[in-house]
RNA sequence: GGCGACUUAGCUCAGUCGGUAGAGCAGUAGACUGAAAAUCUAUGUGUCCCCGGUUCGAUUCCGGGAGUCGCCACCA
Numbered sequence: 001g002g003c004g005a006c007u008u009a010g011c012u013c014a015g016u017c018g019g020u021a022g023a024g025c026a027g028u029a030g031a032c033u034g035a036a037a038a039u040c041u042a043u044g045u046g047u048c049c050c051c052g053g054u055u056c057g058a059u060u061c062c063g064g065g066a067g068u069c070g071c072c073a074c075c076a
Stems, first nucleotide, its partner, number of pairs: 001072007010025004019056001027043005049065005
C1' cells in the first nucleotide's frame, strides 16, 4: 500500500429485509442468615465509533473519516 471483518450498557455479545434497542455477567437495593456465601426479588436516562447524504423516519441504506483484528504485497 491492497483486500476483508468488526466498532451497540461497566464486560462479553444479540438484534432490527428502515418505525426509535435487548440478553448473560458485573454493579446497586431488598429478602434470607448470628454474620457471610449461595439462592430469590427489584433495578438500565446506552448521542448503537465520528461527520455528511437519502428518507416522513437511519443503529440499520449510501459516501467520507477514525480505531481494532486478519490475509496479501512492498521497502530496508
This is a predicted structure of a 76-nucleotide RNA (transfer RNA) from a Verrucomicrobiota bacterium. RNAcentral holds the sequence, with entries from ENA. Rfam family: tRNA. Gene Ontology term of the family: triplet codon-amino acid adaptor activity. The coordinates come from a structure-prediction model, not an experiment, and the mean pLDDT is 80.